[in-house]
Parts: sequence; C1' cells; structure tokens
RNA sequence: GGGUGACUAGCUCAAGUGGUAGAGUGCUUGCUUUGGGUGCAAGAAGCUGGGGGUUCAAGUCCCUCGUCGCCCU
Repeated sequence: GGGUGACUAGCUCAAGUGGUAGAGUGCUUGCUUUGGGUGCAAGAAGCUGGGGGUUCAAGUCCCUCGUCGCCCU
C1' cells in the first nucleotide's frame, strides 16, 4: 500500500426483508433472613465509535474518518 472483519447498557452479546433497541450478567430499591448469601418483585442504565448522505422512516443501505484484529504484498 491492497483486501477483509468488528465497534450497540458497566461487561458479554442479540436485533428476520429498513418500521418505536432487547437478553444475560452486574448495579439500585423493596420483600425474605438476626446478618450475609440464595430466591422473588420492581427500577435505572443506549442519541447503536465520530461526521455526512439516501429514505416518510437507518443499528441495518451508501461515503468518509477513527480504534482494534486477520490475510496479502
């Protein structure tokens, strides 16, 4: 230099053919307990890596930039 993959909740990951973003775990509160743990119930936590474009509508399609990995030279 060329090709290719990943980036979404604190963490690990989903999200069919573009149609209001979810799960597990962790965290907070309550119940249970003498207390802790376990168990049960409720809740908070995301402008989907940055910017731009297409579209009535974008995590999803297109362009560009960034970070990390793999292959080739």